[in-house]
This is a predicted structure of a 75-nucleotide RNA (transfer RNA) from Epsilonproteobacteria bacterium tcs-49. It was read from a public genome assembly. NCBI's taxonomy places the organism under Bacteria, Pseudomonadati, Campylobacterota. It matches the Rfam family "tRNA".

RNA sequence: GGCCCCUUCGUCUAGCGGUUAGGACCCAUGGUUUUCAUCCAUGUAACAGGAGUUCGAUUCUCCUAGGGGUCACCA
Numbered sequence: 001g002g003c004c005c006c007u008u009c010g011u012c013u014a015g016c017g018g019u020u021a022g023g024a025c026c027c028a029u030g031g032u033u034u035u036c037a038u039c040c041a042u043g044u045a046a047c048a049g050g051a052g053u054u055c056g057a058u059u060c061u062c063c064u065a066g067g068g069g070u071c072a073c074c075a
Base pairs, nucleotide, nucleotide: 001071002070003069004068005067006066007065010025011024012023013022018055027043028042029041030040031039048064049063050062051061052060
């Protein structure tokens, strides 16, 4: 450098054009408990950036950025 893949809450992850963007862990508050732990309830928090297509885009297309794989180069 060519080609291919990935990017969603703090972390892991679901989503396959119309979802209130869900779940687990973490965290916060409350309950339970003599205390801690456990358990229960509630809550906070996310679509990498831009453009396009579309009535409608997290989802499809293109570009950019970051990451990974593979091939080539590396006298």